[in-house]
Molecule: transfer RNA
Organism: uncultured Solimonas sp.
RNA sequence: UCGUUAGCUCAGCCGGUAGAGCAGCUGGCUUUUAACUAGUUGGUCGAUGGUUCGAAUCCAUCACGA
Numbered sequence: 001u002c003g004u005u006a007g008c009u010c011a012g013c014c015g016g017u018a019g020a021g022c023a024g025c026u027g028g029c030u031u032u033u034a035a036c037u038a039g040u041u042g043g044u045c046g047a048u049g050g051u052u053c054g055a056a057u058c059c060a061u062c063a064c065g066a
Stems, first nucleotide, its partner, number of pairs: 001066004007022004016053001024040005046062005
């Protein structure tokens, strides 16, 4: 100095309450598995404080990784 967001890999613009792919679960199809296909669950955004009507986003400290 950079990074830390779902089980994994990662998005998230200038502060307005978080998404994708894969994986998982349920169904369809199939003799069965796989494949294909429809739907769906899952995150106090590393921790603690601060600013703000409002913080994943800004500021400080700490932790871990490079």